[in-house]
RNA sequence: GACAUGCCAGCGGGAGAGACCGGGUCACACAGCUGUGAACCCGGCGCCGAAGGAGCAACUGCCCCGGAAACUCUCAGGCAAAAGGACCGCUGGCGUGAA
Numbered sequence: 001g002a003c004a005u006g007c008c009a010g011c012g013g014g015a016g017a018g019a020c021c022g023g024g025u026c027a028c029a030c031a032g033c034u035g036u037g038a039a040c041c042c043g044g045c046g047c048c049g050a051a052g053g054a055g056c057a058a059c060u061g062c063c064c065c066g067g068a069a070a071c072u073c074u075c076a077g078g079c080a081a082a083a084g085g086a087c088c089g090c091u092g093g094c095g096u097g098a099a
Base pairs, nucleotide, nucleotide: 003097004096005095006094007093008092009091010090011089012088013087018045020044021043022042023041024040025039026037027036028035029034046079047078048077052075053073054072055071059066
């Protein structure tokens, strides 16, 4: 010491699927019946996959073990906006390797 790479931070980009149905709470409106709501709780059916989690192929002559994902499963999470978001880009810091 160009550059590469691991982790962390900041900024930017970032998909999919019911603003579903019923009951209640709460809030607001109202003289009242009642109405509205994206929030919260319970129940129900339908969906999504890119937080997280789980499963496995090749690899081996056989068994066990190991063994990846953007594949698969949907436990979790999510299904207007917001938030979140795998992953990508840029910047910086700390390591490692290095022409």